Annotation
The RNA shown here (c-di-GMP-I-GGC riboswitch aptamer) has 84 nucleotides and comes from a Halanaerobiales bacterium. Its mean pLDDT, the model's own confidence on a scale to 100, is 91. Taxonomically the source falls in Halanaerobiales (Bacteria, Bacillati, Bacillota, Clostridia).
RNA sequence: CACGAUAAAGGUAAACCCAUCGAAAGGUGGGGGCACAAAGCCACGGGCCUAAGGUGUAAUGCUAUGGCAGCCGGGCCACCGAAG
Numbered sequence: 001c002a003c004g005a006u007a008a009a010g011g012u013a014a015a016c017c018c019a020u021c022g023a024a025a026g027g028u029g030g031g032g033g034c035a036c037a038a039a040g041c042c043a044c045g046g047g048c049c050u051a052a053g054g055u056g057u058a059a060u061g062c063u064a065u066g067g068c069a070g071c072c073g074g075g076c077c078a079c080c081g082a083a084g
Base pairs, nucleotide, nucleotide: 001084003081004080011036012035016031017030018029019028020027021026034070040076041075042074044073045072046071047068048067049066053063054062055061
């Protein structure tokens, strides 16, 4: 260090359940623990989810201004020190 151990100290917290906010996706709090060496923070690029509102159909639809950082890339900060 752009590296990551059968190390040490810790950290976060999936699904699910309860409460709550939200039209929904999803968020927040509590429980819970699948996993994570950046699963810390940031919506900048791609991607994915929802469709209140708008638009359109005979019907199905389309659309972000709403979301997802535990989808990928990118930016910034960061504990420890085996092997390399």